The RNA shown here (transfer RNA) has 72 nucleotides and comes from a Candidatus Dojkabacteria bacterium.
RNA sequence: GCUGAAAUAGCUCAAUGGUAGAGCGAUCGCUUUGUAAGCGAUUGGUUGUGGGUUCGACUCCCACUUUCAGCU
Numbered sequence: 001g002c003u004g005a006a007a008u009a010g011c012u013c014a015a016u017g018g019u020a021g022a023g024c025g026a027u028c029g030c031u032u033u034g035u036a037a038g039c040g041a042u043u044g045g046u047u048g049u050g051g052g053u054u055c056g057a058c059u060c061c062c063a064c065u066u067u068c069a070g071c072u
Stems, first nucleotide, its partner, number of pairs: 001071007010024004018055001025043006048064005
C1' cells in the first nucleotide's frame, strides 16, 4: 500500500428497515444465627464519528477513526 471483518449498557453478546434486548455485574428486598447460594425488584445506551437514502436506519450507501486478520 491492497483486501476483508469488527465497533451496541460497566463486561460478554443479540436485534427481518418499524418504540434497542439477554446473561453477568451493581443496588435494594425476601430467605439465613451470619455469609455464600437461591428468588423478586430496580438500575443501566447520543448503537465509534460525520453525512446520504427513506415516512421511518443498530440495520442500506459514502467518508473518516480505532482494533483484528490476510496479501504484498
Its Rfam family is "tRNA". Rfam classes the family as a transfer RNA.